[in-house]
Context: one part of a larger RNA
């Protein structure tokens, strides 16, 4: 892992609510006895004893009253048409282990030092080599030492290195040869060494050159038994079917926040009958969006003007002035959740009509829920981030399948009772993948824009608007002129239209600035304005939209932001037709619930719960009910019945005990609990 067996709401007592039976203002016995019997079961007794029939007070006590009071008061609780008690089952509670499985701990009492730590007694072992400590002799030295030199001596937690002991590297090994090795290296080896034997200290207790180490593969309190089914607000599993409602993830509270109480929501039962709900009209309060400055503030520009700064003048003291700051008032323009002269839609309350197989509300029984999640709207908090958080209102998911959105709890469209090779639609589609239009019509895009994205930019395009120029020749391009006074005047080395300041006339003229730029040392030259010719129909310049371009880099994987394929429309706008689309609608035909006399009507997605109704499995009892060696149970298989659970019949196996009715009582239903156990 799989296949078989085995596995979880039980029992008792007391109590609540229904349901049901028996008696009924009463019900009922309890132990126990006596009958009865194999042993019961059963009946007959046995009123003690418990509830109900009266209540009030704390209580004497009083009583349809009482109880407080002084009170014949007010009030409190009670009565005034009143049903209860015993069994019996069923669903909740409370006590017990109380739906199972599961802790890591706590206590008690034994057992352990054959492993390992330290201790005590006794014994026992350490190849070879190697260095040369105190002493010690003897020779030189001394007055005598001291000191020296050779020799001798063998000291040492000294050196090298085997056994032994240990355990640095490194690979192996990791279902191992081995529940700590093995093979390389490596550290100690006369020591505070190594080891045998035999002893001693035991659990909050030993023993520790001290690591929380070690005390038999076990240690922050040893193993083993018992307390015990510790407790677990935690996790994990709870075993047959169908039918009908059908929630929550909210407040308040809590040593509480992943735990509960009570309310809310949910179910079933009694009572109530239209109270509910919707829709219209009516009738009410508000102070929110908007708005808007009356108020509280906040705030731009200006006038005006106290106060204050700065300048003038000035022994003081006054006075003049201010492109300064600035109360108050004026004008102009504005901000506010915690401003308000004003102010809605909507919600909310009432009243009444309609509508209406729709539900409200009280009383009882029994739950679950208290982790909610995205969307849209109105807001807090955050950066007017977040698939963020925190509140309100509706949705949808949770607890909803179906069709759409390529895929996609929570978007859109729609709420699956079965059946149907009917039929019609929604959302969203109609070239091919792929069911329907290569559908009508008027237009836009040229960017594959559609098919990601901003400030800005840009003779892109289509449309509308207003204003200038134009056959008295416009815009553009080309010829040509573009002059004189004059080099104005100042500056200045110079300054001539063109570094700079100032003026900015006048003359000829079809026009020509006292000068648009370029250039020059400064002239000079090139050009422009602004004329005239050629040419011969439009030319510019502002705004409003429609659909394009440009801005435009990212990291596993393209082209990856159309589902593809392609597409110029099969893309975008308008504006009309058809048509496919879904478990919607609607038709046939069966199921079932609920309302209804009836005809007939309205439903039947569903976690968590609540209700109700079966199936099945083992024992008992029942029946003048049965089967079975002519083959029971059980096993394989079969085109059979029932809406399920299941139930029949039939062949083959198997080889002796089986069922049907009616009722009863449970060790009554398995896929799960890293479930237990045997097989593989």
């Nucleotide at each position: 892992g799989c296949c078989g067996g085995c596995g979880a709401g039980u029992u008792a007592u007391u109590u609540u609510a229904c349901g049901u039976u028996g008696c009924a203002a009463g019900c009922u016995u309890a132990a126990g006895a006596c009958a009865g019997u194999g042993a019961g079961a059963u009946g007959u007794c046995g009123a003690a004893g418990g509830c109900g029939a009266a209540g009030c007070g704390a209580a004497a006590g009083c009583g349809a009253g009482u109880c407080u009071g002084a009170a014949u008061a007010g009030g409190g609780c009670g009565a005034u048409g009143a049903a209860g008690u015993a069994g019996c089952g069923u669903g909740g509670a409370a006590u017990a282990g109380a739906c199972c499985c599961g802790a890591a701990g706590c206590c008690u009492g034994u057992c352990g030092a054959g492993c390992u730590a330290u201790c005590c007694a006794u014994g026992u072992c350490c190849a070879g080599g190697u260095u040369g400590a105190a002493g010690g002799u003897g020779g030189g030295g001394u007055a005598a030492a001291a000191c020296u030199c050779a020799c001798u001596g063998g000291a040492g937690g000294a050196c090298c290195g085997a056994a032994c002991c240990c355990a640095u590297u490194a690979a192996c090994g990791u279902u191992g040869a081995a529940a700590a090795g093995u093979u390389u290296u490596g550290g100690g080896a006369u020591g505070a060494g190594g080891u045998g034997u035999g002893g001693a200290u035991a659990g909050g207790g030993g023993u520790g050159a001290a690591a929380g180490g070690c005390c038999u593969a076990u240690c922050a309190a040893g193993g083993c038994a018992g307390g015990c089914g510790a407790u677990a607000g935690c996790u994990g599993g709870u075993u047959c079917u169908c039918u009908c409602c059908g929630a929550a993830a909210u407040a308040g509270g809590u040593u509480u926040a992943g735990g509960c109480c009570u309310a809310g929501c949910g179910u079933c039962g009694g009572a109530u009958g239209u109270u509910u709900a919707g829709u219209u009209a009516c009738g009410g309060g508000g102070g929110u969006a908007g708005a808007g400055c009356u108020c509280u503030g906040a705030a731009a520009g200006g006038g005006c003007u106290a106060g204050g700064g700065g300048g003038c003048c000035c022994a003081c003291a006054a006075g003049c002035u201010u492109a300064c700051c600035a109360a108050a008032c004026c004008c102009u323009a504005u901000c506010a959740a915690a401003c308000u002269u004003c102010g809605a839609a909507u919600a909310c309350c009432g009243u009444a009509a309609c509508u209406u197989g729709a539900a409200g509300u009280c009383c009882g029984g029994c739950a679950g829920u208290c982790a909610g999640a995205c969307u849209a709207c109105g807001g807090g908090g955050g950066a007017u981030a977040a698939g963020c958080u925190c509140c309100g209102u509706g949705g949808u998911c949770a607890a909803a399948a179906g069709g759409g959105a390529a895929a996609c709890a929570g978007c859109c469209c729609a709420g699956a009772c079965c059946g149907u090779c009917g039929u019609u639609u929604a959302a969203g589609g109609u070239c091919c993948c792929a069911a329907a239009g290569u559908c009508u019509a008027u237009g836009c895009u040229a960017a594959g824009u559609g098919g990601c994205a901003a400030a800005g930019g840009a003779u892109g395009u289509a449309g509308g608007a207003u204003u200038g120029c134009a056959u008295a020749c416009a815009c553009a391009a080309c010829c040509a002129g573009g002059a004189g006074g004059u080099u104005g005047g100042c500056u200045u080395a110079g300054a001539a239209g063109c570094a700079g300041c100032c003026a900015c006339c006048c003359u000829u003229u079809a026009a020509a600035g006292a000068g648009u730029g370029c250039g020059u040392a400064a002239u000079a030259g090139c050009u422009c304005a602004c004329u005239g010719g050629u040419c011969g129909a439009g030319u510019g310049a502002u705004c409003c939209c429609g659909c394009g371009c440009c801005g435009a880099a990212a990291a596993u994987g393209u082209a990856a932001u159309c589902g593809g394929g392609a597409c110029u429309a099969a893309g975008c706008a308008u504006a009309g037709c058809a048509c496919c689309g879904a478990a919607g609608g609607c038709a046939c035909g069966g199921a079932u619930u609920c309302c209804g006399u009836a005809a007939g009507g309205a439903g039947u997605g569903g976690u968590a719960g609540g209700a109700g109704a079966g199936c099945g499995u083992u024992c008992u009892u029942u029946c003048u009910c049965g089967c079975g060696u002519u083959g029971a149970a059980g096993g394989c298989g079969g085109a059979u019945c029932g809406u399920a659970a299941g139930g029949a019949c039939u062949g083959c196996u198997g080889g002796a005990g089986c069922g049907g009715u009616a009722a009863g009582a449970a060790g009554u239903g398995a896929a799960g609990a890293u479930g237990c156990u045997g097989g593989c």

The part of an RNA shown here (large-subunit ribosomal RNA, domain II) has 680 nucleotides and comes from Leptospira kmetyi. Its mean pLDDT, the model's own confidence on a scale to 100, is 85. The source organism's lineage runs through Bacteria, Leptospiria, Leptospirales, Leptospiraceae and Leptospira.